[in-house]
């Protein structure tokens, strides 16, 4: 200089004018207005994917079953599926990155098509042996072909074909034998552990899928601030008390109770015949709910600084600060200057181009807006800045 | 604000690990003098992007779009 990797920060600034919302003080007046002061979006406020606080409901306690979730090991945390450190596997020259990473000899299931065979493996082609000439042809070398058997080294199919490479061995072959690698079992040593190193044994014996059922270990009661609590109009409806109450019958001290007629509503509409349900009016009082209002509602697993412990996540101590609380929903609009980026033009350096410096002008300044709160994850994000590390090239 | 459900051809709708059924509509052909009806035939990145698997519409994660529900008493 260039190409990358990791971690972190920022997310336009200042001022004028006009507004919005909340709190405090004063005035006026009455819950409004005026005036002074102060606070007023984010790193994701988002998606609502996890974990909690809080509230209500359920629940005598514990365990089990069912259902859902998590899944190498150790640590952090209020908790987590998050974070940190390590282990193993994979990628990259490297810095570094990625992994839902328990169990497939507990059981069940699936492995399409292709292929001879896909799960107590298997002979399609090929190779080899035997059939005292197997049969045919040929003088012969040899060629064609049948039956029985051996073989998985080679070909072919497939995502996957019962360890890999090499040497020996064999009729041809084969862990058949041997060496190395891989795999399984056991032991020593190191490590808290996952695991690693090494030695011995086994000739290799049971492929993949558990983000299929399942097994093992651990965790989980349900709903969500429109949770929930309080105050409380009008109308309608409920209850209590009192007064009054169409006709007939029975009953009673009594509209006290019952039945019928009449009445109202429903049976889609009108009439008739049925069926079902309801019991009038007035006055006073009571409690619940609705409209509306108040609380929940921001001092908190809080921010900043510093010291100590820890590799780190994080923890402990001390000091300091108070920092949005609206409710159809405020946090805005406009102007000026500056900032850095990009484009265009001009000037200078230069023969020209590139590049650099200066000036003028234009564009654009992203993603996005709190709604009970907090810890994470994920997703979106123009541009700018910082630190450390790696590779390549050049110079010393 | 909170909590649920869904997206398969133009429309409707099945399939839930192994070449994505079916009906209506549409294009082409056959039949007919011409049509209708009938018969044959054609058309799907299964909302998008990743992951698991030999293989994904299906299983898992993220994003996007659409739809539904919410107070009190009884």
């Nucleotide at each position: 200089u260039u190409a990358g990797g990791u971690g972190g920060c920022u997310g336009g600034a200042u001022g004028g004018c006009c507004g919005c919302u909340c709190c405090c003080g004063g005035g006026u007046u009455u819950u409004g207005c005026c005036u002074g002061g102060g606070g007023g979006a984010g790193g994701a406020a988002a998606g609502u994917c996890c974990g909690g606080g809080c509230u209500c409901c359920a629940u005598g306690g514990a365990a089990a079953c069912a259902c859902g979730g998590u899944g190498c090991c150790g640590g952090g945390u209020a908790a987590c599926g998050c974070c940190c450190g390590g282990c193993g596997g994979g990628g990259g020259u490297a810095a570094c990155c990625c992994c839902a990473g328990g169990g497939a000899a507990a059981g069940u299931g699936c492995c399409a098509c292709a292929g001879a065979a896909a799960g107590c493996a298997a002979u399609c082609c090929g190779c080899c042996c035997u059939c005292c000439u197997g049969a045919g042809c040929g003088c012969a070398a040899g060629c064609u072909u049948g039956a029985g058997g051996g073989u998985c080294a080679g070909g072919g199919u497939g995502a996957a074909a019962g360890g890999g490479u090499g040497c020996g061995g064999u009729a041809a072959g084969a862990g058949c034998g041997c060496a190395c690698c891989g795999c399984g079992g056991g032991g020593u040593c190191g490590g808290u552990a996952a695991c690693g190193c090494u030695c011995c044994c086994g000739g290799c014996a049971u492929g993949g899928c558990a983000a299929a059922c399942c097994c093992c270990a651990c965790c989980g009661g349900g709903a969500g601030c429109a949770a929930g609590a309080c105050c409380a109009a009008g109308u309608a409806g409920g209850g209590a008390c009192g007064a009054u109450g169409g006709c007939c019958c029975c009953u009673u001290a009594a509209c006290u109770g019952g039945g019928g007629c009449a009445g109202g509503c429903c049976u889609g509409u009108u009439u008739c015949c049925g069926g079902g349900c309801c019991g009038g009016u007035c006055g006073u009082c009571c409690g619940g709910g609705u409209c509306g209002g108040u609380c929940g509602c921001g001092c908190g697993a809080g921010g900043c600084g510093u010291u100590c412990g820890g590799u780190a996540a994080c923890g402990a101590g001390c000091g300091u600060c108070c920092c949005a609380g609206a409710g159809g929903a405020a946090u805005g609009g406009u102007c000026a200057u500056c900032c850095a980026a990009c484009g265009g033009c001009c000037u200078g350096u230069u023969u020209u181009c590139c590049a650099c410096a200066g000036g003028c002008u234009g564009u654009a300044g992203a993603c996005a807006g709190a709604a009970c709160c907090c810890g994470g994850c994920u997703u979106a994000u123009a541009g700018g800045c910082c630190a450390c590390c790696u590779g390549a090239u050049c110079g010393c | 604000g909170g909590c649920c459900g869904g997206g398969u051809a133009g429309c409707a709708a099945a399939g839930u690990g192994g070449u994505a059924a079916u009906g209506c509509a549409g294009g082409g052909g056959a039949c007919u003098g011409c049509a209708a009806a009938u018969c044959c035939u054609c058309g799907a990145u299964c909302g998008g992007c990743g992951g698991u698997u030999c293989g994904a519409u299906u299983c898992c994660g993220c994003c996007u779009c659409c739809g539904g529900c919410c107070u009190c008493c009884a």